[in-house]
RNA sequence: UCGGGCGCCACGCUGAAUUCGGCGCCGUGACGGGGAAGUCGCGGAGCCGGAGCCGGGGAACCACGUUUUCCUGGGGUGCAUCGCACGUGAGUCGGACUCGGGAUCCGGGGAGCGUGCGUAGGGCUUCUUUGUGCCUGAACCCGACAGCUCACCCGGCAAGCGUUGACAAAGAGGGAGU
Repeated sequence: UCGGGCGCCACGCUGAAUUCGGCGCCGUGACGGGGAAGUCGCGGAGCCGGAGCCGGGGAACCACGUUUUCCUGGGGUGCAUCGCACGUGAGUCGGACUCGGGAUCCGGGGAGCGUGCGUAGGGCUUCUUUGUGCCUGAACCCGACAGCUCACCCGGCAAGCGUUGACAAAGAGGGAGU
């Protein structure tokens, strides 16, 4: 000097997931004092409340048109859906066996799960559009119930990343100088 890894601080990105105040608890430092109490600060998790943001339920009007776990309930948060192929395959249906049942066997259909390939959608530039490229394309909740929806009611404010945050073109916007 270059490259890589980890940690901290600051700043920033995706996202509704931000901000302010109060309370006690734990840890820790300082002051205090004989010791303790007490005071102040820092950090951690938590609870309560305000503001802001996001979402759900919920009239009239309007819209829809009985209902539904037979095949095959339905709905919601979220960008996160849908399709094909292969494998596996519960419950279930039919048949065989049996006097009948169970068990077993055969077959149909098959939710779900796994793998692979695509895909609606989402993210990557200060903002917009286009093109190419990259990443993602999860998870969870309600529990037979939800169209829209004023009032009203309820819930959430997590998590994951890293600055070489992909690049190019056009447009927009901002700043500085003349």
Description: c-di-AMP riboswitch aptamer (ydaO/yuaA leader) from Nocardioides cavernaquae, 178 nucleotides, folded computationally. NCBI's taxonomy places the organism under Bacteria, Actinomycetota, Actinomycetes, Propionibacteriales, Nocardioides. Its Rfam family is "c-di-AMP riboswitch aptamer (ydaO/yuaA leader)". On this family, see Barrick et al., Proc Natl Acad Sci U S A 2004: "New RNA motifs suggest an expanded scope for riboswitches in bacterial genetic control". The RNAcentral record of the sequence draws on Rfam. The prediction has a mean pLDDT of 76.